This is a predicted structure of a 245-nucleotide part of an RNA (large-subunit ribosomal RNA, domain VI) from a soil metagenome. The full RNA is in RNAcentral, with records from MGnify. The prediction has a mean pLDDT of 81.
Context: one part of a larger RNA
């Protein structure tokens, strides 16, 4: 765009499909079978791998948010800036396998291979020629996903009202879409807690290899004391969503 007043919620014409495969133990059973030697099977139970879908408590991986140590240099009262994130050590949240959770039971239909019944041709026979009944982890269907553009364009229930730019987002994301909020408000940010990572900040006292005639200086250590940060939860309107078609 159609379709046709708008909003929702549906059924389904059709599409797609891995409600997945495999092996092992274990019972059946030291049964059937079989002289005997050996030696099963239907169904029942656990487990395992490969595949799928999904998640991040746990363990690991990453974590150029962050913290912390340290080397040259530049500045500097100090913070610090570069140097592959300088380099190293540590990591929340996100994302993820190496982690962790599911992956039941099973029924119907029409078949293949085969196995069968009437049964002639061909008085007998014969599973076929006409008929008919069974039979697969395979097809088709009942799960399960999409899905009114199914031009036969549906159906139902509400109703004056709907939708739409704008703006703060994010369980979403290239762009659009999609969802959440716009003050009758927790949408982001700030802000306080809370939890979490780092690993004990500056100060200040004491010690302190040595150096200096001397006053003093001095890496480093010790002690009181954290201090910086946070994609997570929450408290609260201080800032920014109070507009307009």
């Nucleotide at each position: 765009u159609g379709u046709u007043a708008g909003u929702g919620u549906c059924a389904g014409a059709g599409g797609a499909u891995a409600a997945u495969g495999a092996g092992c133990c274990u019972u059946u059973a030291a049964u059937a079978c079989g002289a005997g030697a050996g030696g099963a099977a239907c169904g029942g139970g656990g487990c395992u791998c490969a595949g799928g879908c999904g998640c991040c408590u746990c363990u690991a991986g990453u974590g150029g948010a962050c913290c912390g140590g340290u080397u040259g240099u530049c500045g500097u009262u100090a913070u610090g800036g570069c140097a592959u994130u300088g380099c190293c050590g540590g990591g929340u949240a996100g994302c993820c396998a190496c982690g962790c959770g599911c992956u039941a039971a099973g029924c119907g239909g029409a078949u293949a291979a085969g196995a069968c019944c009437u049964g002639a041709a061909a008085g007998c026979a014969u599973c076929u020629a006409a008929g008919g009944u069974c039979g697969a982890a395979g097809c088709c269907g009942c799960a399960u996903c999409c899905g009114a553009a199914a031009c036969g364009a549906g159906a139902c229930a509400c109703u004056u009202a709907g939708g739409g730019u704008g703006g703060u987002c994010a369980u979403a994301g290239u762009a659009c879409a999609u969802g959440a909020c716009c003050u009758u408000g927790a949408u982001a940010g700030g802000g306080c807690g809370g939890g979490c990572g780092u690993g004990u900040a500056g100060a200040c006292a004491g010690g302190g290899a040595g150096c200096u005639c001397a006053c003093g200086c001095g890496a480093c250590c010790u002690g009181u004391g954290a201090g910086c940060g946070c994609a997570c939860c929450g408290c609260a309107a201080c800032u920014a969503a109070c507009a307009c078609c």